[in-house]
């Protein structure tokens, strides 16, 4: 310096051409993906069509 951890800015972490991961403080919990904000991609719960898909709603708690 570049890729990656859902996107966009910043931190965290990791890898080094690959796009993953047991990493991202530690435990218990969430369908809820490392963290803030801001999107809502993925994903949940309802409804509607029923091949395909659409529309509303939610965007993890809690302790240290």
């Nucleotide at each position: 310096c570049g890729u990656c951890g859902u996107c966009g800015u910043g931190g965290c972490g990791a890898c080094g051409u690959u796009a993953a991961a047991c990493a991202g403080g530690u435990u218990c919990u969430u369908a809820a993906g490392c963290c803030a904000c801001g999107a809502g991609c993925g994903u949940c719960a309802c409804g509607a069509a029923u091949u395909u898909u659409c529309g509303u709603g939610g965007g993890u708690g809690a302790a240290u």
Predicted 3D model of a 64-nucleotide RNA (Pistol ribozyme). Rfam family: Pistol ribozyme. Gene Ontology term of the family: catalytic activity. For this family Rfam cites "New classes of self-cleaving ribozymes revealed by comparative genomics analysis" (Weinberg et al., Nat Chem Biol, 2015). The model forms 100% of the base pairs in the Rfam consensus.